Predicted 3D model of a 127-nucleotide RNA (FMN riboswitch aptamer (RFN element)) from Candidatus Heritagella caecorum. It matches the Rfam family "FMN riboswitch aptamer (RFN element)". Rfam links the family to the GO term FMN binding. The coordinates come from a structure-prediction model, not an experiment, and the mean pLDDT is 83. The RNAcentral record of the sequence draws on MGnify.
RNA sequence: UCUUCGGGGCAAGGUGUAAUUCCUUACCGGCGGUAGAGCCCGCGAACCUUUUUUCCGGUUUUACUUGGGAAAAGGGCCGACCCGGUGAAUUUCCGGGGCCGACAGUGACAGUCUGGAUGAGAGAAGA
Repeated sequence: UCUUCGGGGCAAGGUGUAAUUCCUUACCGGCGGUAGAGCCCGCGAACCUUUUUUCCGGUUUUACUUGGGAAAAGGGCCGACCCGGUGAAUUUCCGGGGCCGACAGUGACAGUCUGGAUGAGAGAAGA
């Protein structure tokens, strides 16, 4: 430098005009580190934002700009675990009991449906 890869999950039942969104219950767990980790340390996506460049729009033009978009770089935000056992070492293994989950949409509130996304990406493998 190039190539490839790189996220999973509402079955069953209840209420209701209407819910995979509520209730009972079920199910899922990106990447690196480290005794093997959703809940330790760090990273990524998403969300908010700044600067620069640029495109569109507006203004009669230069130029400017209260508007909208794109790219690059930077900043912000960013959830959740305890007890016992084993051991040299484990909030990582084993046993038990817990907890957490972006934004927008929706006939009714979403970790699981639909959408941005046939995207982006921590990174992994290979040449």